[in-house]
Context: one part of a larger RNA
Molecule: large-subunit ribosomal RNA, domain IV
Organism: Meridianimarinicoccus zhengii
RNA sequence: CCACGUUUAAGGAACUCGGCAAAAUACCUCCGUAAGUUCGCGAGAAGGAGGCCCGGUUCGUGGGCAACCAUGGGCCGGGGGCACAAACCAGGGGGUGGCGACUGUUUACUAAAAACACAGGUCUCUGCGAAGUCGCAAGACGACGUAUAGGGACUGACGCCUGCCCGGUGCCGGAAGGUUAAAAGGAGGGGUGAGAGCUCCGAAUUGAAGCCCCGGUAAACGGCGGCCGUAACUAUAACGGUCCUAAGGUAGCGAAAUUCCUUGUCGGGUAAGUUCCGACCUGCACGAAUGGCGUAACGACUUCCCCGCUGUCUCGAACGUGGACUCA
Numbered sequence: 001c002c003a004c005g006u007u008u009a010a011g012g013a014a015c016u017c018g019g020c021a022a023a024a025u026a027c028c029u030c031c032g033u034a035a036g037u038u039c040g041c042g043a044g045a046a047g048g049a050g051g052c053c054c055g056g057u058u059c060g061u062g063g064g065c066a067a068c069c070a071u072g073g074g075c076c077g078g079g080g081g082c083a084c085a086a087a088c089c090a091g092g093g094g095g096u097g098g099c100g101a102c103u104g105u106u107u108a109c110u111a112a113a114a115a116c117a118c119a120g121g122u123c124u125c126u127g128c129g130a131a132g133u134c135g136c137a138a139g140a141c142g143a144c145g146u147a148u149a150g151g152g153a154c155u156g157a158c159g160c161c162u163g164c165c166c167g168g169u170g171c172c173g174g175a176a177g178g179u180u181a182a183a184a185g186g187a188g189g190g191g192u193g194a195g196a197g198c199u200c201c202g203a204a205u206u207g208a209a210g211c212c213c214c215g216g217u218a219a220a221c222g223g224c225g226g227c228c229g230u231a232a233c234u235a236u237a238a239c240g241g242u243c244c245u246a247a248g249g250u251a252g253c254g255a256a257a258u259u260c261c262u263u264g265u266c267g268g269g270u271a272a273g274u275u276c277c278g279a280c281c282u283g284c285a286c287g288a289a290u291g292g293c294g295u296a297a298c299g300a301c302u303u304c305c306c307c308g309c310u311g312u313c314u315c316g317a318a319c320g321u322g323g324a325c326u327c328a
Stems, first nucleotide, its partner, number of pairs: 001323008010314002014312001019309001027051005036041001038157001052079012080084001092307004097302002099299002104116002120155007132141003158294004163224003168221002170217005177212003183206002188201005225243005252286001253283001264280005
C1' cells in the first nucleotide's frame, strides 16, 4: 500500500451526480394508528409499553375418591446483571411530485425500466371446403371451432371524455361515361404469280380489370392559419375588417420525461435553492385510442424534502486477519 473486518471524542450528510457505502430498525404480546380511497385498502401506517429470575394471591380447564399432577389467564411483592426478543436470525420511517393501473415479461455475458405484456376499449376481415397461415401439390393448422367464433390493426385497469377536416394518400361502394391489352374484325393496300393461289401490312368497329370520373370513410395514413384595427388613464381586446384553407386545435392540460430564449415571473420550502412543489400562460415546438386529463392500490423505477442513524464527511486515528513488501 491492497482486501476483508472491529472501534472511534465533538459534530451529524457539512461528503457526493446521488446518503453510494455503512450505521440504524428488526421478534412476540398489548395499546394506538392520519390524509386519501375503487370501501378491498392505506396498515406492521406513524408512535408507545412490556419481555429474565423468585415468592404470594386469585380465576379457570383436564385428570384423580383425595392428597395432588398437568396446563391457561389476572393481580401484588421482591431479586440480580453493563446488558433479560441477552447469541444467531431478524422491516428504518414519513411527506410530495413524475411515469406505468396492477401480479407478470425482457437485452443468457454492461440496460429490469416510464420498454414488452396485460384484463378492458374500438375498428376491420371472415357464412365455413371461412378468412388467415405453411406447402409445387396432396395435405395440414385455424378447429374436431362456427360471428358470444376465428384472423389482423391500434389503444391499454378504472373514472370523466374523445372536438373540427374526406382536399391529398389508403380502403369501401358505384350495371353510366372516358381511356385501354391480347383477341375479334376486316374497309383498303403491298410482294409474288399467266392465273388460281401463297404471303405480308392494315382503317372503322367490338374488347376486361386498372386508371380517370362520382360518392362514402379519420379509435384509416394524416392535417387542425396569417395580417390590420378597435373600449372615457394605460394596458388588453369581448368586437370589426381582410387574405388564405379540406378544416383552421374544442374540452382538458401547460416553462411539462415536451419551454429555445430560461436560473421566465410570482409564491412555498432553505441563512443561502440552475433541482423540487404550487401558480401564471408569452404552448420556439401539448392536445384528445401515434388517446387527453384525473386516479386509490402497487413499483429492486424516478424527483425533491423531513425524522432517525451513522467514519460519507470536518479529519483523521487505532487494532485484527490475509496478501503485498523486507530478510532467511